[in-house]
RNA sequence: AGGGGUGUGGUGUAGCGGCCAACAUUCCGGUCUCCAAAACCGGAGCCCCGGGUUCGAGUCCCGGCGCCCCUGCCA
Numbered sequence: 001a002g003g004g005g006u007g008u009g010g011u012g013u014a015g016c017g018g019c020c021a022a023c024a025u026u027c028c029g030g031u032c033u034c035c036a037a038a039a040c041c042g043g044a045g046c047c048c049c050g051g052g053u054u055c056g057a058g059u060c061c062c063g064g065c066g067c068c069c070c071u072g073c074c075a
Base pairs, nucleotide, nucleotide: 001071002070003069004068005067006066007065010025011024012023013022018055026044027043028042029041030040031039048064049063050062051061052060
């Protein structure tokens, strides 16, 4: 440099173009316990950036940026 994949809470992942973005974990509070752990209940926290299509975009398209893989160049 070229090609492909990917980006969603702190972390790991779901998410037919249309309901309040879901699950696990984490964190906070509570129940229980002599205390804690476990278990259970409640709560907090997220769509990489910009543009486009559309009545409507986390989802489709374009550009940028980051990450991963493959190929190539220089050394």
Molecule: transfer RNA
Organism: Planctomycetota bacterium